[in-house]
RNA sequence: GGAGUCGGCCGGGCGGCCGCGGGCGGCGUUCGCGCCGCUCGAGGAAAGUCCGGACUCCGCAGGGCAAGGUGCUGGGGAAAGCCCAGGCGGGGGCGACCUCGCGGACAGCGCAACAGAAAACAGACCGCCCGGCGCAAGCCGGGUAAGGGUGAAACGGUGCGGUAAGAGCGCACCAGCGGAUCGGGUGACCGGUCCGGCUCGGCAAGCCCCACCUGGAGCAAGGCCAAGCAGGGAGCGUUCGAGGACGGCCCGUCCGAGCUUCCGGGUAGGCCGCACGGGCUUCGGCCCGGAACGCGAGAGCGUUCAGAGAGAUGGUCGCCGGCCGCUUCGGCGGCGCACAGGAUCCGGCUUACAGGCCGACUCCUCCA
Repeated sequence: GGAGUCGGCCGGGCGGCCGCGGGCGGCGUUCGCGCCGCUCGAGGAAAGUCCGGACUCCGCAGGGCAAGGUGCUGGGGAAAGCCCAGGCGGGGGCGACCUCGCGGACAGCGCAACAGAAAACAGACCGCCCGGCGCAAGCCGGGUAAGGGUGAAACGGUGCGGUAAGAGCGCACCAGCGGAUCGGGUGACCGGUCCGGCUCGGCAAGCCCCACCUGGAGCAAGGCCAAGCAGGGAGCGUUCGAGGACGGCCCGUCCGAGCUUCCGGGUAGGCCGCACGGGCUUCGGCCCGGAACGCGAGAGCGUUCAGAGAGAUGGUCGCCGGCCGCUUCGGCGGCGCACAGGAUCCGGCUUACAGGCCGACUCCUCCA
């Protein structure tokens, strides 16, 4: 210098003008609201709604069955199909590293397409060996899993002995299985020694077995207040006239059979839930704590904390930054410029993402 791997972070900045939603204050008000000022106002994923929880309502003696989920080890965590570190096995990369899998197959049942002679109590298609027959080619019977061939998988591998040919048939070493034992590790597991019969296959994402976990619905949860209409009770009234209209009152005129009040449920509508957390409250606030920002040498002080009504957080202009194109290298032109926007809240996972920054590491090349 080039090419990569992993981890973490940012993801436009400043200002002017116009506008939108919440809160507080002031003024005005026809009490519906309006105006002014201050202040706050989306994200790393706010998304998908996949997992777990807080909260709310319903259900629930206790135990069991069924159904569903999870499944190596240790630690973290409120919990989780979560996170970190590690173990074993498979795959990819020269490498840094990436990726997939994980209880049990001597509890039992079941399955294995195609190919192949044969697929789980193994099995003779070719070949090899022995015997018989035949002039011969060859045929028949038997032995043989060492060789060939099929397959994802063919019942250990190499060598020596052995044999008619062969075979764990015998032996040595290796692999694997089981048992005993030693050492290391919290553990999954790793390393060694001895012995054994010589080999005992795969799939549990087929059923199943074992261990652990799981009640249902969800903020349109749920709670409070409550017009109008309808229902029920009481009182007053119907020519002895309740009540209403005629701009406030009296008189007067007209209409006139209902009017008033209480009760429970409850629609429209409103409030709470609901906005940093917890506690207290006379419900106005107050106290303690947290985070961010500002000020200060410091101790510390001050300020702020989105919350809705189907849903505000935008538009435009200028400068800087970024990207693209052109360039006479001075600049010029274009693009508002990645993915995307809360809706009860929190912890995770997954997915989308222009461009950029930082750190650690790997490989190649060059120079000293």

A computed fold for a 368-nucleotide RNA from an Actinomycetota bacterium, annotated as Bacterial RNase P class A. Model confidence (mean pLDDT): 77 of 100. It matches the Rfam family "Bacterial RNase P class A". Rfam classes the family as a ribozyme. Gene Ontology terms of the family: dimeric ribonuclease P complex, ribonuclease P activity and tRNA processing.